Transfer RNA from a Bacteroidales bacterium, 72 nucleotides, folded computationally. The sequence was found in a public genome assembly. Model confidence (mean pLDDT): 81 of 100. Its Rfam family is "tRNA". Rfam classes the family as a transfer RNA.

RNA sequence: GGACCCGUAGUUCAAUGGAUAGAAUAUCUGAUUCCGGUUCAGACGAUAGGGGUUCGAUUCCCCUCGGGUUCA
Numbered sequence: 001g002g003a004c005c006c007g008u009a010g011u012u013c014a015a016u017g018g019a020u021a022g023a024a025u026a027u028c029u030g031a032u033u034c035c036g037g038u039u040c041a042g043a044c045g046a047u048a049g050g051g052g053u054u055c056g057a058u059u060c061c062c063c064u065c066g067g068g069u070u071c072a
Stems, first nucleotide, its partner, number of pairs: 001071007010025004018055001027043005048064005
C1' cells in the first nucleotide's frame, strides 16, 4: 500500500428500515439486617464523527477516525 471484518450504557451483549434503543452486570439511593453480605425496589448511564438515501436510519450507501485479520 491492497482486500475483508468490527465500532451501541463503565463492562458483556441484544435490536431483519417503524410506538420511548432493551437486558445482564457495575455504580448510587431506599427497604430488609445489630452491622455487613444476600435478596427486593428504584435511579443513573449508550448508537465513533460527518454527509447522503428514505415519510422514517443502530440498521442501507459514501468519506474520515479507531481496532482487528489477511496479502504484498